[in-house]
């Protein structure tokens, strides 16, 4: 050069085209406790980019960016 997979919270990871994008652990408040941890309970926090498709797009199509892999 060429395929091919992947990109969603701070970490991993769901999400038949219609879903308030949702879990777990972290994190931040409060309950509790002497204190802390543990349990409980509340919160904040995200679709990798620009673009088509479609009444509607994490999800389909096209380019791109990055990262991993295969082959030369």
């Nucleotide at each position: 050069g060429g395929c091919g997979c992947a990109a969603u919270a701070g970490u991993a990871c769901a999400a038949u085209g219609g879903a308030u994008a949702g879990u777990a652990c972290a994190c931040a408040g409060g309950c509790c406790u002497c204190c802390g941890g543990a349990g409980c309970u509340u919160g904040g926090g995200a679709u990798c980019u620009a673009g088509g498709u479609u009444c509607g797009a994490u999800u389909c199509c096209u380019a791109g960016u990055u990262g991993c892999g295969c082959u030369a």